The RNA shown here (small-subunit ribosomal RNA) has 1478 nucleotides and comes from an uncultured Chloroflexota bacterium. RNAcentral holds the sequence, with entries from Greengenes. The prediction has a mean pLDDT of 84.

RNA sequence: AGAGUUUGAUCCCCUUUCAGAACGAACGCUGGCGGGGUGCCUAACACAUGCAAGUCGAGCGAGAAACCUUUUUUCGGAAAGGGAGUCAAGCGGCGAACGGGUGAGUAACACGUGGGUAAUCUGCCCCUGAGUCUGGGAUAACCCGGGGAAACCCGGGCUAAUACCGGAUACGGCCUGAAGGACUUCGGUUCUUCAGGAGAAAGGUGGCCUCUGCUUGCAAGCUAUCACUCGGGGAGGGGCCCGCGGCCCAUUAGUUUGUUGGUGAGGGAACGGCUCACCAAGGCAAAGAUGGGUAGCUGGCCUGAGAGGAUGACCAGCCACACUGGAACUGACACACGGUCCAGACUCCUACGGGAGGCAGCAGUGGGGAAUUUUGGGCAAUGGGCGCAAGUCUGAGGCAGCAACGCCGCGUGGGUGAUGAAGGCCUUCGGGUUGUAAAGCCCUUUUCUGGGGGACGAGUAAGGACGGUACCCCAGGAAUAAGUCACGGCUAACUACGAGCCAGCAGCCGCGGUAAUACAUAGGUGGCGAGCGUUAUCCGGAUUUACUGGGCGUAAAGCGCGUGUAUGUGGUUCUGUAAGCCGGACGUGACAGCUCCUGUCUUAACUGGCAGAGGCCGCCCGAUACUGCCGGGACUUGAGGUCGGGAGAGGGACGUGGAAUUCCCGGUUGUAGAGGUGGAAUGGUUAGAUAUGGGGAGGAACACCAGUGGGGAAGGCGGCGUCCUGGCCCGCACCUGACAAUGAGAAACGAAAGAGUGGGGAGCGAACGGGAUUAGAUACUCCGGUAGUCCACGCCGUAACAGGUGGAUACUAGGUGUUGGUUGACUAUCGUCAUCAGUGCCGUAGUUAACGCGUUAAGUAUCCCGCUUGGGGAAUACGAACCGCAAAGGCUAAAACUCAAAGGAAUUGACGGGGGCCCGCACAAGCAGCGGAGCGUGUGGUUUAAUUCGAGGCAACACGAAGAACCUUACCUGGGCUUGACAUGUACGUAGUAGUGAAGCGAAAGCGGAACGAUCCUUCGGGAAGCGUACGCAGGUGCUGCAUGGCUGUCGUCAGCUCGUGCCGUGAGGUGUUCGGUUAAGUCCGGUAACGAGCGCAACCCUCACCGUUAGUUACAUGUGUCUAACGGGACUGCCGGUUUAAUGCCGGAGGAAGGUGGGGAUGACGUCAAGUCAGCAUGGCCCUUAUGUCCAGGGCUACACACACGCUACAAUGGCCGGUACAAUGGGUUGCCAAGCCGCGAGGCGGAGCUAAUCCUCCAAAGCCGGUCUCAGUUCGGAUUGCAGGCUGCAACUCGCCUGCAUGAAGUCGGAGUUGCUAGUAACCGCAGGUCAGCCAUACUGCGGUGAAUACGUUCCCGGGCGUUGUACACACCGCCCGUCACGUCAUGGGAGCUGGUAACACCUGAAGCCGGCGGGCUAUCCGCAAGGAGGCAGAGGUGGAAGGUGGGACUGGUAACUGGGAUGAAGUCGUAACAA
Repeated sequence: AGAGUUUGAUCCCCUUUCAGAACGAACGCUGGCGGGGUGCCUAACACAUGCAAGUCGAGCGAGAAACCUUUUUUCGGAAAGGGAGUCAAGCGGCGAACGGGUGAGUAACACGUGGGUAAUCUGCCCCUGAGUCUGGGAUAACCCGGGGAAACCCGGGCUAAUACCGGAUACGGCCUGAAGGACUUCGGUUCUUCAGGAGAAAGGUGGCCUCUGCUUGCAAGCUAUCACUCGGGGAGGGGCCCGCGGCCCAUUAGUUUGUUGGUGAGGGAACGGCUCACCAAGGCAAAGAUGGGUAGCUGGCCUGAGAGGAUGACCAGCCACACUGGAACUGACACACGGUCCAGACUCCUACGGGAGGCAGCAGUGGGGAAUUUUGGGCAAUGGGCGCAAGUCUGAGGCAGCAACGCCGCGUGGGUGAUGAAGGCCUUCGGGUUGUAAAGCCCUUUUCUGGGGGACGAGUAAGGACGGUACCCCAGGAAUAAGUCACGGCUAACUACGAGCCAGCAGCCGCGGUAAUACAUAGGUGGCGAGCGUUAUCCGGAUUUACUGGGCGUAAAGCGCGUGUAUGUGGUUCUGUAAGCCGGACGUGACAGCUCCUGUCUUAACUGGCAGAGGCCGCCCGAUACUGCCGGGACUUGAGGUCGGGAGAGGGACGUGGAAUUCCCGGUUGUAGAGGUGGAAUGGUUAGAUAUGGGGAGGAACACCAGUGGGGAAGGCGGCGUCCUGGCCCGCACCUGACAAUGAGAAACGAAAGAGUGGGGAGCGAACGGGAUUAGAUACUCCGGUAGUCCACGCCGUAACAGGUGGAUACUAGGUGUUGGUUGACUAUCGUCAUCAGUGCCGUAGUUAACGCGUUAAGUAUCCCGCUUGGGGAAUACGAACCGCAAAGGCUAAAACUCAAAGGAAUUGACGGGGGCCCGCACAAGCAGCGGAGCGUGUGGUUUAAUUCGAGGCAACACGAAGAACCUUACCUGGGCUUGACAUGUACGUAGUAGUGAAGCGAAAGCGGAACGAUCCUUCGGGAAGCGUACGCAGGUGCUGCAUGGCUGUCGUCAGCUCGUGCCGUGAGGUGUUCGGUUAAGUCCGGUAACGAGCGCAACCCUCACCGUUAGUUACAUGUGUCUAACGGGACUGCCGGUUUAAUGCCGGAGGAAGGUGGGGAUGACGUCAAGUCAGCAUGGCCCUUAUGUCCAGGGCUACACACACGCUACAAUGGCCGGUACAAUGGGUUGCCAAGCCGCGAGGCGGAGCUAAUCCUCCAAAGCCGGUCUCAGUUCGGAUUGCAGGCUGCAACUCGCCUGCAUGAAGUCGGAGUUGCUAGUAACCGCAGGUCAGCCAUACUGCGGUGAAUACGUUCCCGGGCGUUGUACACACCGCCCGUCACGUCAUGGGAGCUGGUAACACCUGAAGCCGGCGGGCUAUCCGCAAGGAGGCAGAGGUGGAAGGUGGGACUGGUAACUGGGAUGAAGUCGUAACAA
């Protein structure tokens, strides 16, 4: 620091995903040790049990056991006395408000930070001043009695104090009053002096005996110490107030009645509506009040380059809470976690009458949850409470235990070791890899085990939970110790097998449908390592909310438009101030943390020390450039005004004009059609239309002028005239003096359609009716036609309201049009230049993803406003005192869910019922056919035991097959064989062996085996060959042509397809190859940011046509030619004329056998169709192995209701038949072709000459020509079919061959829609030959010659193709893409009669505890009083307020719901075809 993902490819926009770091984590697999940390994130859910706050006998009284002494004793004990020490219920003091836990509540002065307190409190502690005198009455404990299950309570009696009370004293303090000073926020505060008033205390313990008393150590006393009282000060700790700072929602916009302020009073430590009475009507709010949601805040922690974002576990500071709610008491401090009272819920005890409880302390339990520890030891240390102290208490804290939960450190060995062992895996079978890895040999001992020693932490003697721990020494022995995830790309790491869109994987893209580096397993490899992965979450990457640091013409995004409020912004200059801004000093920013340096535990983590950083903070001083100032002054250039000119469909109102449409009128003219369309029809018309002329009515709109002309803010504005009225431009001078630009809200205007009331209504014309079209036609087209369109008034407020471009200002090359102006210059007849304001085009710099923009910016800058943040859902839903007519609807505007894209511009193709140019038997013009018949052949289908397989539009279908009776043969039935029909290797065996092979069985194969009977080499042992057995293996026309090679078809013999360098473009790519001509041709020429080149085209090759030369056997014939076959020549637009850019070329002509590629052939570019072929061959993989191999017999491939394709023969007279007669070429031939001659009607037979071929044979060519006959008919046409008799091939013609003769004589009389071939020696007609082959179902195919036409105007159309162009939402490329309803499944969601929860308020009722105020008749120790009585206090009932509860109507917010709405989604459902090509 980036990367993957939209496309065929590209650039851009934009989203999504990943790599990093982190964690109080959890889950999966695995797990050796240590250090130092951390550990209920969920149910602030409920809690058994134990512990977590006590202490002081030196405050006090009473007491107890033990002990001592004495007495007594039944030797057990009992009684009395004593008091040092011990214990401990009670009174009393201090503590219990700290420490520890939790984060429910809280959006708040709760927190942070900085200030204020002259508005305040402070126990214990420290310093300091002054004191501590004298009295009194009670009461717990205890005793007695009583109630109760208990908790506990009541009555009577006794007693003490550092408990309580009275009196005295009062330096100072407090209160009241007076005088003066200082400060001040003018309210007050404070100091000094004077007068008056009220108001304190407590003792304990130790020591001492000089004075006093009693009498020898005690008291008073003195002294020491701890306490006590009243003051002053300090330290530390609180309370209160203020500035600033830190969450979301405006689909929460208004809120508030003690509310805001004042006066007075009360209350409080203290200011204060804190509370009350009265008065005023304020306070808060768009800089977000109020309401709702969420949340403890901070130091910090995580991340990040930073700015930020996110977070608030552990540690530290603050706050809040303690079962829920309320309340006060005590106290220095509480409204009190382990206190009290009340209410509520819950749990427990109960004798049913009543009681008890509060782990969010430490452990622990249940429960919840993905998930979080021991009911440990000890107060040794640190700290805290009490105590004079010893000490005691302390689940604070220090330790240990559990947990890889994270961080850090260490180890699981080191060296050597190649036959590169074995095994595994892969393999092209050679090998490779695991791999120096192992083994082996030599070492070491961190760790481990055993033994020995043994701390620091403890200060001043003893005293250590941790702990016999850390650490040290010795011994033993490589011993006790490795996993996990990944390996398609991103992303480091690859092979095999299995499975077969299954099972599965997946963070994104995506893998898996029989060759998966993506699943599973294995081997190997990579990463990390006592851990490794996964999941959740946060930050980063993401400049993807953009302050740093984005955008808005077309990608998401400029409000339809102007006016204008607030806010933010603002011209030139002087001066003041010093708020911002800048500099310096000081204070603070707790500790920890962070950074740097450094120390110490062996190191590190951890931890100690030093320094630094850290704020929008406070305060003081200084500076004054810039900004500000509800500071002041001046200026004119921004803005505005006055004056003089100017243009204009600017707006409103009222008039008015002509053309046209329609309608009406007439004794108009006139007659049968007119209209309409692609073509028609509906409709209109003999009641007279249409057409034409005249007259009239009415409404709407204004031809020409008219123009990227004008004016307007936009919407929008168009005949002419008048009136009213807004804005703009130009010119010259003058006036005001920044008055400005923008503009959230707001209010104004705002096309069309719609809608309200009332008019109007010619034309047009939604809806609607009809006619057509169509598969349908709710459309397009036609005939009608209502609302509407028009007017007035008031609504609506939208639009692709678009330049898809907000407004203002300034700056930055030009050129060329056009509109309006000029009291600018020059000409003056036109006009030219300059300049201002508009409006267009082209274009520089620049800019842009590109397209493009370019002084009318999308350039360069500033100011202000609006808007945007992936696509869909959604221009939606809900909400709303919103707007609107109880409209249509508008404005505002989500979420769930879902996808990995959606998109912009440009590129190359493909496509278009887009356009241009041009080809082709493509059409047209012709000729002959096919499609109908019969037959042959192929195919489909059907059938069958099998009808083997393949080929499937063109480009399968007389195709593979250039020959299916057996064979072929792959299929079926049946019968056999199993190292096999065939190849090769190894081992063993075999000598009458290999081979031949009789009888017998059998359909054959095969079984069987009499008899006969070999070969080569030799070193004579044997070996080779053969045969047999066994093992490796053979074999397969079994599958996959979508794993392949090779070959082939097709577009297409179409003219195309590319490359190098250069240039252009960010790039895909373009250029070249486009353009103008020309050609059969990317053929050639010209031009040209291209210049060249390659594969194609052409040519080179073969053949035919002409000529020459040479040669000539067999050919003809007697040397000339024909012919044969070898080599040459010839044709090149070479010549002439015309035409052209005087280039290529084209046209015409001459000559020539041949003329513009002379005819034909071979030759097939880059590529396309996953085209065809695994059955021609080859071949990977898979499958079969007594069978899917192999052999054999028979059958089948030849089936037959049908359908298609390719052909043959015909339908006849241009013919059939009969007779005569003429002329070829290509080929083939020894298992062959076969002559003559003879036989047979014939097929054929006999025969055997010749020929290994220019020699012989095939070989009589046929159509043709001559003559005859038939005479238009199912025929003397046609020959199918069938019968009989023959011939030939072959082992064999039944299934299933060909041929011959005789007989039979079917359909068919020229073929519907449609469709094929052919442009010249071609079509058509005619025969001949060949391959295959024993024969042949060949009418096929491949060749050969004979006879021998017609037509082409032309390129509109059909088909195919080429080039460039255009559009595109296509790229599997139009056989593309894609939309909506309906049907089905799934999911989330809106509405919904209702049903059911929650929350916070409100109104009324009831109203606990306790505080407060009044009352207080009952009760009452201390004070007063001689007493009576009083003061004071208490109980008590009632009052204000008050938690909870009840009732009620609303608000907000959930859940659920019959039914219902749309939405999303789901390989192959239905209907259509809306969009993308006009």